């Protein structure tokens, strides 16, 4: 796109169409095939006429009426029966059929009722049965006996142009046989047989229609079905049909069919056509049209022109039904309907009005064929649901950045139409050659009026594909999905809503088919790595095949012509208002037939031809095979010598061997296997493969050169051989080696890998297996298409020679066009091209099952499927990563040195406790961190105890003079409540005895509503700080090229640096961020400037730069200058640059600092701070007391202090530096053993304080010890801070004197003024839990060979199945569930085969003693002749036994195999 569709959620109208795809299950009821009295005899109504008969009545003798029964006749009507003709059509279904069934073509051994044309005929007799009467059975269906009758019912005869036969040589022509027939009505007659119409009948030929039969071509899947077949296949005689035929029978022959698929199994009505696709093709076969088949299942025939017969028969079975139980009925897969099945398919409608069909002369009957109607949005197609104005862009939704945006001209409103729709009016065409009659559909289409916008819109859908986005809700839950995939708090993806996109009486959805898919490749695809070349070879069958000429003319091409039905498509034209829909013309139908022509190609025939191919001939090269023979090395074993403890083996060792003499070493023997060097991407061979030497026997190749045959040729399914190793059978052999095993080892373990025995094998002969990474992962031929440069065999040539050019065949690399996804290939093609052969179609399952077939086994060949995944590869990029590789860094690691880790003691974590021990940080990159200062307060927590516009900000309304503010007192733990006193400010109206009073207002306070307030969550919604690889050297872009592209160069490559620092080279030239420099301390100098800092010189001094005085030099703090590989030598590449040197305070970035590139860790941080969401709002917010944050079996981190003699401890002397000071530092002075205290100078600082630094030097003391080390903890009494030191502070002094003797595994920092060691200042601070941070001076080392290892890290390269990137990926048991699947003792269906029983109807054969009207013979009984019943037989359906086959269910238990 499309359906006969179903389901969901919706519906207004009309047209044409369409409607059990499932149970070929089963059926109540009504209808669907009649018809003709002009074939006949009856019956029977009516009318009429005659005529007769009851009764009445008038007349009254006939007669005349009426009535009632009868008979005849004549008209009209209806019809059970006989008869004809029709029931073989029409209408159904698709069950069965894989066949001449269908479909296209051509054939005839052939029939054809009814109908059309020709021609003939139509004479003359018999004899019956139905109806109907009578009896008689049976409940019914439904028979039986007998009698009477007609006919267009039957029978005979005659005629006969037909047919069979015969004779002739045929045409013809004779002779013999066969063998027809029916009337009926109408109309007019001189009505005795007449003539006419109309209609029927027999014969023949002919046609038209239909049918039978035959046949070429065409028609699904399976080979895991490979052979099938006895009436089989052919012949002769019969037989039988309408016809030919094993169609059937007797006989005779042995033959048919098959790989171009025979037989079997599956599946399925076949076609015109539909429905897709550009096409070609794929699928399909509902309606309509043709055809086949079928008719409850099966088997059979009868009438018939036609059936082996839907609404006819007989039998059989199986189901319903009725029954008096003896017995009968029935057959919707006609139209309507039931039930039932199913996701699912209409009314038990009207009419024959037209169309058609039966009967009939005809009217005219019948006709669920047909022609309307009803019912389903099932499908097409067409129409409405309103049109034009309208912005306060109304109100409300929705959303917001609060501004607006949006539904939105959308609606109100205003002005108009009248499809639909209602209601009236009016009204058809369909209907016929003329006229007349006839309409279900219909008072319908259709047309006029009239009301009146009034009665009429929904479904999906919005993440990406793929048109169309917010928001709220939920939080990996509900849900959603077609495929990618959403969803685990901000979901454009789930549900709601609002917008919006698509379509519109319909919209999605399932399903099914084609399409996209060149994803089965004919058009139109492949095979080196993605699936895929057979392991290789000869080689039938097939397919292709060189050149020339000549015939044919089968293919092939062309002309004409048959068919190819109609509808269908298409093109145009026309009809419904238009569209669907229908109509007309044209065309289309690609087929296949004949009939005629061309004759290049290609087949086929014939005759040639040499280049394809092959032979002969002369050379060559070789591990090509097979035998047979034969040799030296070298292992092991004997036997002998010589000799002594060891040998042999590993990474180390050990088991082994060996004092009964090893191992070495000498000498001799035995045996079995392989053949060192030559040996070589050197040679053969098809492939497996082949390796000492000789000898024979054999296959191929290669060159040369004539000569020969004359296309002999290439491939090659089935087929035949070959085939490495391992295996396997049977004999033999065994020297090493050696699966298995045995021991010793390595390890957590070691059924491994190392070691040290060793068995099968490995060798040989005979015979199997037949597989391999049998790989060039490249099938074989041919033919063309640049070259370079090795090699191996031969030939020609030049040339003394080396060599050289040439030209064939074989084997290697490079590499041009081309080619490939790229990699790569590239005259040895993966290039161009032809021929053939083999093979592949996503990945698992699975090279499994199950059949088969080979094999002795092993197993090999062949080879699915159910389930199950949404990917499995490939090559190639770019990281990452390797117990890969190569260059190279770093206190990485060695080389020092001092430490933690063991004790005490602080602190900080973890766990536990706990009313709470608030939060946070977690390898490194938390853990003396946030915290540079937790007794209260901080304070974020617990407990209580109170408070709600709020402790705090902004607004609006109302109130408020006992205001605001202060003081006081009750009560309370305090917060806060009550309470009482005291008392103002500003701005401006009014008054005023100017003191003030008094009105509004502000500003406070109160009340209320907005809102406030959260250390509440979310660092994984986030800014903005920060750690961190790493102060690591990298990390990018523009244009350029290259590359299909990811991407790649640059940035790589040689050197060189710390440095992607610089230089050179180069398809890369520039350029950004980083590296470096610029900045700041500090180290040297020089100039300014000279007070609080100095003091050379000069004065004075209570000897202190203390004063006068100087600014010189120390200092201070501004300025300049100093270093830049600048110079020499050397090495380097004439480059960078390193090395060494001289100057020089300083030398190769001088030393330290600040400075941190793209990026990574969803790395910290919502508790600094800001902020989006969301969450509380008499509380999670706010105040206030008390507790916690300081707990204490424990663990870890990070520090102090020690363990003492390089020491403690007591005297005594000496020397900085950074800093800080006002609520501060505090001097001198006095008290106190001290901690501190009283008093008080100085000093907001180069002045004065803190401030005496300690280590360290001199002396003395201890004397190795739990100490005169070491100081923890405990008592005691004090001092400071502070509202207040009990939970919880520091310090002081008395006293007590713990652990601990240098510290296991392990592990850190450190490369020079550093590591150690000493003291010291400051922040923060009321003190202080600081031993801790941040600085600061004193004192001052050791060591570094080197770069193999361990961490980290940079470049380059390589592998890769990693890419949340090695803390990746993954593999196999093994538990657990789930599903599918093999096997499986059986055990239950369906098919189908063989044989064998029995055997209905019926057909056909015998028989027919029995039965029968026509014909014959006879006067007649009676015979014949013919037919039949019955019986016999042959075939046979259904059933019944048995045995096989072939396909389902089902199953204990068993196996693999998916998913999770």
């Nucleotide at each position: 796109g499309a359906c006969g569709a179903a389901c969901g959620c919706u519906g207004g109208c009309g047209g044409c169409g369409u409607g059990c795809c499932u149970g070929a299950c089963a059926c109540a009821u009504g209808c669907a095939a009649g018809u003709c009295g002009u074939a006949c005899g009856g019956u029977u109504c009516a009318u009429g006429u005659a005529u007769u008969u009851u009764c009445a009545a008038g007349c009254u003798u006939u007669c005349u009426u009426g009535u009632u029964g009868g008979u005849a006749c004549a008209u009209g009507g209806a019809u059970a029966g006989u008869g004809g003709c029709g029931g073989a059509c029409g209408g159904g279904u698709g069950a069965g059929u894989a066949a001449c069934g269908c479909g296209u073509g051509a054939a005839u051994a052939u029939c054809u009722a009814u109908c059309c044309a020709u021609u003939g005929g139509a004479g003359g007799g018999g004899g019956a049965c139905a109806a109907c009467c009578c009896g008689u059975c049976g409940a019914a269906a439904g028979g039986c006996g007998g009698g009477c009758u007609a006919a267009u019912a039957c029978c005979g005869c005659g005629u006969a142009g037909g047919c069979c036969a015969u004779u002739u040589u045929u045409u013809u022509a004779u002779u013999g046989g066969u063998g027809a027939a029916a009337g009926g009505u109408c109309a007019c007659g001189u009505u005795u047989u007449g003539u006419g119409g109309c209609u029927g009948c027999c014969g023949a030929u002919g046609g038209a229609u239909g049918a039978g039969u035959u046949u070429g071509c065409g028609u699904c899947c399976u080979a895991u079905c490979a052979g099938c077949u006895a009436g089989u296949u052919g012949g002769u005689g019969g037989g039988g049909u309408a016809a030919g035929g094993g169609c059937c029978u007797a006989c005779c022959a042995a033959g048919g069919c098959u790989a171009a698929g025979a037989c079997g199994g599956g599946u399925a009505g076949c076609c015109g056509g539909u429905c897709u696709g550009a096409g070609a093709g794929g699928a399909u076969g509902g309606c309509c049209g043709g055809u086949c088949a079928c008719a409850c299942u099966g088997g059979a025939a009868c009438u018939g022109a036609g059936a082996u017969a839907c609404g006819g028969u007989c039998c059989a079975g199986a189901c319903u039904c009725c029954u008096a139980c003896g017995g009968g009925a029935g057959g919707c897969a006609g139209c309507a309907g039931u039930g039932g099945g199913g996701a699912a398919u209409c009314u038990u409608g009207g009419g024959c009005a037209a169309u058609g069909g039966g009967g009939g002369g005809a009217a005219c009957c019948c006709u669920g064929a047909c022609c309307c109607a009803g019912c389903g949005a099932c499908g097409c197609c067409g129409c409405g649901u309103g049109a034009g104005g309208g912005a306060u862009g109304a109100a409300g939704g929705u959303u917001u950045u609060c501004g607006g945006a949006u539904c939105g001209u959308a609606a109100a409103c205003c002005u108009c139409u009248g499809u639909u729709g209602u209601a009236c009016g009016g009204g058809a065409a369909g209907a016929a050659g003329g006229a007349u009659g006839u309409g279900a559909c219909g008072g319908u289409a259709c047309c006029g009026u009239a009301c009146g916008a009034g009665u009429a819109a929904g479904c999906c859908c919005c993440g990406g594909c793929a048109a169309a986005c917010u928001a709220c809700g939920u939080g990996c839950c509900a849900g959603c999905a077609g495929c990618c995939g959403c969803g685990g708090u901000a979901a454009c993806a789930c549900g709601u809503a609002g917008g919006g996109g698509g379509c519109g009486a319909g919209c999605g959805u399932u399903g099914u088919c084609c399409g996209g898919a060149a994803u089965u490749a004919c058009u139109g695809g492949g095979c080196g790595u993605a699936a895929a070349g057979g392991g290789c070879g000869c080689g039938c069958a097939g397919g292709c095949g060189g050149u020339u000429a000549u015939g044919u003319u089968a293919g092939u091409c062309u002309g004409c012509u048959g068919u190819g039905a109609a509808a269908a498509g298409c093109a145009u034209c026309g009809g419904c208002u238009c569209a669907a829909c229908c109509g007309g013309u044209g065309u289309c139908u690609u087929g296949c037939g004949g009939c005629g022509g061309a004759u290049a190609c290609u087949g086929c025939a014939u005759a040639g031809c040499u280049u394809g191919a092959g032979u002969a001939c002369u050379g060559g090269a070789g591990a090509g095979g097979g035998a047979a023979g034969u040799g030296g090395a070298a292992u092991u074993c004997c036997c002998g010598g010589u000799g002594u403890a060891g040998c042999g083996g590993u990474g180390a060792a050990a088991u082994g061997c060996g004092u009964a003499g090893a191992u070495a070493u000498c000498g001799g023997g035995a045996g079995g296997a392989a053949c060192a060097c030559c040996g070589g991407u050197g040679g053969c061979g098809a492939a497996g493969g082949c390796g000492g030497c000789u000898u024979u026997c054999u296959g191929g190749c290669c060159a040369g050169u004539u000569a020969c045959u004359g296309a002999c040729g290439c491939u090659c399914a089935u087929g035949c051989g070959c085939g490495a190793g391992a295996g396997c059978u049977g004999g033999g052999g065994u020297a090493g080696c050696g699966a298995a095993c045995c021991g010793g080892a390595u390890u957590a373990g070691a059924u491994a890998c190392c070691c040290g025995g060793g068995u099968a094998g490995u060798c040989c002969c005979a015979g199997c297996c037949g597989u391999a990474a049998a790989c060039g992962c490249u099938g074989a031929a041919u033919g063309c298409u640049a070259g370079g440069u090795g090699u191996g065999g031969g030939u020609g040539u030049c040339g003394c020679a080396g060599g050289g050019c040439a030209u064939c065949c074989g084997u290697g690399c490079c590499g041009c066009a081309g080619u490939u996804a790229a990699c790569g290939c590239g005259u040895u093609a993966a290039g161009c091209a032809u021929u053939c052969c083999g093979c592949c179609u996503g990945g698992g399952g699975a090279g499994u099952a199950c059949g088969a077939u080979c094999g002795c086994a092993a197993g090999a060949u062949u080879g699915a499927a159910a389930c199950u995944c949404a990917a499995a590869g490939g090559a190639a990029u770019u990281g990452a990563c390797g117990g890969g590789g190569g260059c190279c860094c770093g206190c990485a690691c060695a080389a020092g040195c001092g430490g933690u880790g063991g004790a005490g003691c602080a602190c900080g974590u973890g766990g536990u406790u706990u009313a709470a021990u608030u939060c946070g940080a977690u390898g490194c990159a938390a853990a003396c961190c946030g915290a540079a200062g937790a007794a209260c307060c901080u304070u974020a927590c617990c407990u209580g105890g109170g408070u709600u516009u709020g402790a705090c900000a902004u607004g609006u309304a109302c109130g408020u003079a006992u205001u605001a503010g202060g003081g006081g007192c009750a009560u309370g733990a305090a917060a806060g409540u009550g309470u009482c006193u005291u008392g103002a400010c500003c701005c401006u109206g009014u008054u005023u005895u100017c003191g003030g009073a008094u009105g509004g207002g502000g500003a406070g306070c109160g009340u209320a509503c907005a809102c406030a307030g959260g250390u509440g969550c979310u660092g994984c919604a986030u800014g903005g700080c920060u750690g961190u690889c790493g102060u690591c050297a990298g990390c990018u872009c523009g244009u350029g090229u290259c590359g299909u592209g990811a991407g790649a160069u640059g940035u790589u490559g040689g050197g060189u640096u710390a440095a992607g620092u610089c230089c050179c080279g180069c398809a890369a030239c520039g350029a950004g961020c980083g590296c470096a420099a610029c900045c700041c301390c500090u180290g040297c100098a020089u100039u300014c400037a000279g007070u609080u800092g100095c003091c050379a010189u000069c004065g004075g001094u209570a000897c202190g730069g203390c004063c006068g005085g100087g600014c010189a030099c120390u200092c201070u703090g501004g300025a300049u200058g100093g270093a830049c590989u600048g110079c020499c030598g050397g090495c380097g590449a004439c480059a960078a640059g390193c090395c060494g040197g001289a100057g020089g305070a300083g030398g190769g970035u001088g030393g330290g600092g600040a400075u941190g590139a793209c990026g990574u860790c969803a790395a910290g941080u919502c508790a600094u701070c800001a902020u989006g969401g969301c969450c509380c709002u008499u509380a999670u917010g706010c105040c206030c007391a008390g507790g916690g944050c300081g707990a204490c079996a424990c663990a870890c981190g990070u520090g102090c202090u020690a363990c003492a003699a390089u020491g403690g401890c007591c005297g005594g002397c000496a020397c900085a530096u950074c800093g800080g000071g006002a609520a501060g530092c505090g001097a001198a002075g006095g008290g106190g053993c001290g901690a501190c205290u009283c008093u008080a100078a100085g000093c907001g600082g180069a002045u004065c304080c803190c401030u005496c630094a300690a280590a360290g030097c001199c002396g003395g003391u201890c004397c190795c010890a739990g100490u005169u080390c070491g100081g923890a903890u405990u008592g005691c009494a004090g001092u400071c801070u502070g509202c207040a030191a009990c939970u919880c502070g520091a310090c002081u002094g008395c006293a007590u004197g713990a652990a601990g003797u240098c510290g296991g595994a392990a592990u850190c920092g450190c490369u020079a003024g550093u590591a150690a060691u000493c003291g010291u200042g400051g922040a923060u601070c009321a003190g202080c839990c600081a031993a801790g941070c941040c600085g600061c001076g004193g004192u001052g080392a050791a060591u570094a060979c080197g770069u193999u290892c361990c961490c980290g890290g940079g470049c380059c390269u390589u592998g890769u199945a990693c890419a949340c990137a090695c803390c990746g990926c993954c593999c196999g048991u093994c538990a657990c569930a789930c599903c599918a699947c093999c096997c499986g003792a059986g055990u239950u269906g369906g098919g189908u085969g063989c044989a064998c029983c029995c055997g209905a109807a019926g057909c056909c054969g015998g028989u027919g003693g029995c039965c029968g009207a026509a014909c014959c013979u006879g006067c007649a009984a009676a015979g014949g002749a013919c037919g039949g019943a019955g019986c016999c037989g042959u075939c046979u359906a259904a059933g019944g036994u048995g045995u096989g086959c072939c396909u389902g269910g089902u199953a204990a238990g068993g196996g693999g195999g998916g998913u999770g």